[in-house]
RNA sequence: UGGAAUAGCUUAGUUGGUAGAGCAACGCAUUCGUAACGCGUAGGUCGUAGGUUCGAGUCCUAUUUCCAG
Numbered sequence: 001u002g003g004a005a006u007a008g009c010u011u012a013g014u015u016g017g018u019a020g021a022g023c024a025a026c027g028c029a030u031u032c033g034u035a036a037c038g039c040g041u042a043g044g045u046c047g048u049a050g051g052u053u054c055g056a057g058u059c060c061u062a063u064u065u066c067c068a069g
Stems, first nucleotide, its partner, number of pairs: 001068005008023004017054001025041004047063005
């Protein structure tokens, strides 16, 4: 100097307008039973602190950690 930080994990969200998916967890169904498959539920205040805006994951500033130079 550039990039990344969003659910337990991997991540999407690129025009600023109520935050999604897969896996995992839990429940139901299925099975003699387990697993797999199927249906459903819960789980996030978006690294932190400010600012702009009617409205910020998204724009601006500072800062922390990690990666690259």
The RNA shown here (transfer RNA) has 69 nucleotides and comes from a chicken gut metagenome. It matches the Rfam family "tRNA". The family's RNA type in Rfam is transfer RNA. The sequence is in RNAcentral, with records from MGnify. The coordinates come from a structure-prediction model, not an experiment, and the mean pLDDT is 83.